[in-house]
RNA sequence: GGGGUGGUAGCUCAAUUGGGAGAGCGCCUCGGUCGCAUCGAGGAGGUUGUGAGUUCGAUCCUCAUCCACUCCA
Numbered sequence: 001g002g003g004g005u006g007g008u009a010g011c012u013c014a015a016u017u018g019g020g021a022g023a024g025c026g027c028c029u030c031g032g033u034c035g036c037a038u039c040g041a042g043g044a045g046g047u048u049g050u051g052a053g054u055u056c057g058a059u060c061c062u063c064a065u066c067c068a069c070u071c072c073a
């Protein structure tokens, strides 16, 4: 330098061929216990890497760009 894969909550990852952004763990509150843990109920937490384009509508399609991994040279 070129090809491929990936980037979504604090972490690990989903999102059913474009139409409500979610799960587990973690965090907070309450219940429960003499107390802690387990457990139960509820809650907070997201510019979907960034910028543009297409569309009534984009995590999803197109282009550019940044980062990580990988293959080739």
Stems, first nucleotide, its partner, number of pairs: 001072007010025004019056001027043005049065005
The RNA shown here (transfer RNA) has 73 nucleotides and comes from a Phycisphaerales bacterium.
It was read from a public genome assembly.
It matches the Rfam family "tRNA". Its family is annotated with triplet codon-amino acid adaptor activity in the Gene Ontology. By type it is a transfer RNA.
The coordinates come from a structure-prediction model, not an experiment, and the mean pLDDT is 80.
NCBI's taxonomy places the organism under Bacteria, Pseudomonadati, Planctomycetota, Phycisphaerae, Phycisphaerales.